[in-house]
Context: one part of a larger RNA
RNA sequence: CUGGGUUUAAAGGGUACGUAGGCGGUUUUAUAAGUCAGGUGUGAAAUACCGCGGCCUAACUGCGGAACUGCACUUGAUACUGUAAAACUUGAGUAGGGUGGAGGUACACGGAAUGCAUCAUGUAGCGGUGAAAUGCUUAGAUAUGAUGUAGAACACCGAUAGCGAAGGCAGUGUGCCAUACCUUAACUGACGCUGAGGUACGAAAGCGUGGGGAGCAAACAGGAUUAGAUACCCUGGUAGUCCACGCCCUAAACGAUGCUAACUGGACAUUUGGCCGCUAUAGGUUAGGAGUCUGAGGGAAACCAUUAAGUUAGCCACCUGGGGAGUACGUUCGCAAGAAUGAAACUC
Numbered sequence: 001c002u003g004g005g006u007u008u009a010a011a012g013g014g015u016a017c018g019u020a021g022g023c024g025g026u027u028u029u030a031u032a033a034g035u036c037a038g039g040u041g042u043g044a045a046a047u048a049c050c051g052c053g054g055c056c057u058a059a060c061u062g063c064g065g066a067a068c069u070g071c072a073c074u075u076g077a078u079a080c081u082g083u084a085a086a087a088c089u090u091g092a093g094u095a096g097g098g099u100g101g102a103g104g105u106a107c108a109c110g111g112a113a114u115g116c117a118u119c120a121u122g123u124a125g126c127g128g129u130g131a132a133a134u135g136c137u138u139a140g141a142u143a144u145g146a147u148g149u150a151g152a153a154c155a156c157c158g159a160u161a162g163c164g165a166a167g168g169c170a171g172u173g174u175g176c177c178a179u180a181c182c183u184u185a186a187c188u189g190a191c192g193c194u195g196a197g198g199u200a201c202g203a204a205a206g207c208g209u210g211g212g213g214a215g216c217a218a219a220c221a222g223g224a225u226u227a228g229a230u231a232c233c234c235u236g237g238u239a240g241u242c243c244a245c246g247c248c249c250u251a252a253a254c255g256a257u258g259c260u261a262a263c264u265g266g267a268c269a270u271u272u273g274g275c276c277g278c279u280a281u282a283g284g285u286u287a288g289g290a291g292u293c294u295g296a297g298g299g300a301a302a303c304c305a306u307u308a309a310g311u312u313a314g315c316c317a318c319c320u321g322g323g324g325a326g327u328a329c330g331u332u333c334g335c336a337a338g339a340a341u342g343a344a345a346c347u348c
Base pairs, nucleotide, nucleotide: 004319005318006317007302008301012316014201015200016199017198021194022193023192025088026087027086028085029084030083031082033081034080035077036076037075038074039073040072041071042070049065050064051063052062053061054060091191092188093187094186095184096183097182098181099180100179103177104176105175106174107173108172109171110154114150115149116148117147118146119145120144121143125136126135162169163168206247207246208245209244210243211242215241216240220236221235222234223233258315259314260313261312262311263310265294266293267292268291270289271288272287273286274285275284276283297304298303321348322347323346330341331340332339333338
């Protein structure tokens, strides 16, 4: 290289956009580069292969044949691929008309709860646990009421629901931005798919500067438990959690399942549109999404099964025994933490 694989055995990149490249719908004409056929020349000899022969045989060796699967030139073929030209509409997009949603972003507003402050009522406990204690409280706590204030999160609706490329997204309103689907079939006319590098986004934690700080809470302190208890439980409590800007770039970033397209049964419930239908429902049908179950088929099995892990095509990524090791070294990036790339000796 050929070949085999990637849900769970090693293996799908965290996600998207997109450069090069690879691949690419229907019809016609031209061309003949790829492709195919014929011919010519060349492809040294030896070796290797086949046949026959010579040394007693073999090794060795002589002769002949084929082969040298290649290259160049030339004559043709034109299905497929390419190239050039022309055309098409079903792929893709645009436009008109509708619809949907926790999609993003900025601003404004709301109530409940919690903490705190002040005032009032009121008196001896409160809190916490398996039981306690630390803790709070006669300087008046806990409880109840009123007023004020602060920060964070949005009960019910709420769902096996919805939206988003992924991460993720939930009080209400408004502005701006984006997106999907349905429908009409008006317009463009292959404008497409994938995508090495690259670019952008990327939970939480963490980092930098400046704010903010109610609750919660790594670290830390105390009380318990225990043989011990650097824990589980309790009382406190700082970073952090929140905001702005800038970094970090990793996750069981999971459907552990790359993207795109085509094809291949049935049942049930669900979401969003269209059409038919109806007094209103019901119902039927069609398109997009999100589920459950069961076939054919697949699979080592579990299971998957029109949202495939079935049957095919295109492109990318990745795997090749366990440990050593996602380590060392080097390089790139980062303020750092570290991230990315990524071995070997040795050993079983």